[in-house]
Molecule: SAH (S-adenosyl-L-homocysteine) riboswitch aptamer
Organism: Gammaproteobacteria bacterium
RNA sequence: CUCGCCAAGGAGCGCUGCAUUGGGAUUCCCAUCAGGCUUGGCAAUUAAAACCGCGCUCAUUUUUA
Numbered sequence: 001c002u003c004g005c006c007a008a009g010g011a012g013c014g015c016u017g018c019a020u021u022g023g024g025a026u027u028c029c030c031a032u033c034a035g036g037c038u039u040g041g042c043a044a045u046u047a048a049a050a051c052c053g054c055g056c057u058c059a060u061u062u063u064u065a
Stems, first nucleotide, its partner, number of pairs: 004042006010058006018036001021031004035051001
């Protein structure tokens, strides 16, 4: 300098699809694909914060009736 791994950020279903990955092809196509982000760590240890395309549903909390 680069890279890996772990945990957490409440979940499920459906849709599209960038990056990544795999396959075939010289510019491309197909498949997979919405934690890839943030935080704290490196036998990952109570926890917690700010976030995470669209639609639906559930959980949790608050307010009103």